[in-house]
Context: one part of a larger RNA
RNA sequence: GGACGAACGCUGGCGGCGUGCUUAACACAUGCAAGUCGAACGGACUUUACAUGAAACCUAGUGAUUGUAAAGUUAGUGGCGGACGGGUGAGUAACGCGUGAAUAACCUGCCUUGUACUGGGGGACAACAGUUGGAAACGGCUGCUAAUACCGCAUGAUGCACGAUGGGGACAUCCCUGACGUGCCAAAGAUUUUAUCGCUGAAAGAUGGCCUCGCGUCUGAUUAGCCAGUUGGCGGGGUAACGGCCCACCAAAGCGACGAUCAGUAGCCGGCCUGAGAGGGUGAACGGCCACAUUGGGACUGAGACACGGCCCAAACUCCUACGGGAGGCAGCAGUGGGGAAUAUUGCACAAUGGGGGAAACCCUGAUGCAGCGACGCCGCGUGAGUGAAGAAGUUAUUCGUAACGUAAAGCUCUAUCAGCAGGAAAGAUCAUGACGGUACCUGACUAAGAAGCCACGGCUAACUACGUGCCAGCAGCCGCGGUAAUACGUAGGUGGCAAGCGUUGUCC
Numbered sequence: 001g002g003a004c005g006a007a008c009g010c011u012g013g014c015g016g017c018g019u020g021c022u023u024a025a026c027a028c029a030u031g032c033a034a035g036u037c038g039a040a041c042g043g044a045c046u047u048u049a050c051a052u053g054a055a056a057c058c059u060a061g062u063g064a065u066u067g068u069a070a071a072g073u074u075a076g077u078g079g080c081g082g083a084c085g086g087g088u089g090a091g092u093a094a095c096g097c098g099u100g101a102a103u104a105a106c107c108u109g110c111c112u113u114g115u116a117c118u119g120g121g122g123g124a125c126a127a128c129a130g131u132u133g134g135a136a137a138c139g140g141c142u143g144c145u146a147a148u149a150c151c152g153c154a155u156g157a158u159g160c161a162c163g164a165u166g167g168g169g170a171c172a173u174c175c176c177u178g179a180c181g182u183g184c185c186a187a188a189g190a191u192u193u194u195a196u197c198g199c200u201g202a203a204a205g206a207u208g209g210c211c212u213c214g215c216g217u218c219u220g221a222u223u224a225g226c227c228a229g230u231u232g233g234c235g236g237g238g239u240a241a242c243g244g245c246c247c248a249c250c251a252a253a254g255c256g257a258c259g260a261u262c263a264g265u266a267g268c269c270g271g272c273c274u275g276a277g278a279g280g281g282u283g284a285a286c287g288g289c290c291a292c293a294u295u296g297g298g299a300c301u302g303a304g305a306c307a308c309g310g311c312c313c314a315a316a317c318u319c320c321u322a323c324g325g326g327a328g329g330c331a332g333c334a335g336u337g338g339g340g341a342a343u344a345u346u347g348c349a350c351a352a353u354g355g356g357g358g359a360a361a362c363c364c365u366g367a368u369g370c371a372g373c374g375a376c377g378c379c380g381c382g383u384g385a386g387u388g389a390a391g392a393a394g395u396u397a398u399u400c401g402u403a404a405c406g407u408a409a410a411g412c413u414c415u416a417u418c419a420g421c422a423g424g425a426a427a428g429a430u431c432a433u434g435a436c437g438g439u440a441c442c443u444g445a446c447u448a449a450g451a452a453g454c455c456a457c458g459g460c461u462a463a464c465u466a467c468g469u470g471c472c473a474g475c476a477g478c479c480g481c482g483g484u485a486a487u488a489c490g491u492a493g494g495u496g497g498c499a500a501g502c503g504u505u506g507u508c509c
Base pairs, nucleotide, nucleotide: 001509002508003507004506006505007504008503009502010501013381014380015379016378017377018376019374020373021339026337027336028335030334031333032332035080036079037078040077041076043074044073045072046071047070048069049068050067051066087292088291089290096217097216098215099214100213101212106209107208111205112204113203116200119153121151122150128143129142130141131140132139133138159184160183161182162181163180166177167176168175169174190196218264219263220262225255226254230252231251232250233249235247236246237245267289268288269287270286271282272281273280274279294315295314296313297312298311317328318327319326320325345371347370348369349368353367354365355364356363357362384414385413386412387411394405395404396403397402418450421444422443423442424441428436453498454497455496456495457494458479459478460477464493465492466491467490468489474481475480
């Protein structure tokens, strides 16, 4: 000198764009953050229309009840989505990340392309009804019922498995290809019909993912030896798949001064800061990857999880309880307590972009878009312009002559950026739909009015005098000032620097 997710002191007009718990991965009141589909299904309820028509009144209409149809709502079954999006950086020195390869060892819902099919049956379980246990959470028993739920049957290949014959890979008991045979694997409908929407199986693609390898990736030797599933083989199990991933047996290997092991620290990167560069530092915000979801462990479902707002077990903590037993998880968005030098609203909207569901209408979305708060940062603008010497008054200094503040002020003539007032008024959206928002912006009228501070002035280092103090009080980044004439302390006047900021502290180059 530059930089910062900064903090502190004094001060503070406006706007734009950003940015804001770096500490306790501490504990959390309350609300919201993941639903959706009635065009999969049976019920239930409501309304309407038509029909039915008890009792009473009455005399031919009110109308309980029941049935049919339509529209709407949805507790349950079922489907898809809750593996995305959002948060955090505790752990991790590792194929975690970065980079480059490889797979003759792999999976992939929705989507796209092409091929084939969509035949015919069955038995349940919720809901519901009845009954019953419990304070509650939540259940038990009996009975009925539907489906795109579930289970058989038929068909089913260019699929899979086995067999089999031929061909190819220099050789090969291995690998590839493969006529043929046997076995295995599918489905669901809505609609009068078609169109259309969809479903099933298998093939290919796209997308996403798993696994493997080369190289790179902090410090310590005051850590030198480490390791028994350990290293390899054979056989098996397991997996989507290779593999000690796991297991039985066999061998005794394997790693290490090119730093193993151990210990400490740490998420990694694109980047960011600095620097002429080489480097050094750093990993907030934004983007990619990874890991985690009170702590530890486990699997289930599923195309995908060993799953933040799913399940089970254990632990700590909190809450409810009728003491028998139950409920919970903000490192989602706000917000609270605590910790701290320190970090915001319990806001608006799905209008846009994107996501989930749906045929659609639409619903959901604290993602997101916006608004609020903070000079926290960067950038822009303003706090007026011209003229004006009786060089006014005042203040300070003074050699008492005057000098400085100083064209500064006043006065005169103007202007209106910003703020304030009034009117108009968007784009962002596509037929419609705008949270922002009567916002940006435009126009008009109006008044110099409403808007300047902070630090320094001995040298480094731009900027000096007076008074007070008297090695005191104090200053200080270094050198050093202060003991009676202090340009170095304190105040005043003046001056210098920067400016809605200025200075200090901390950290990095």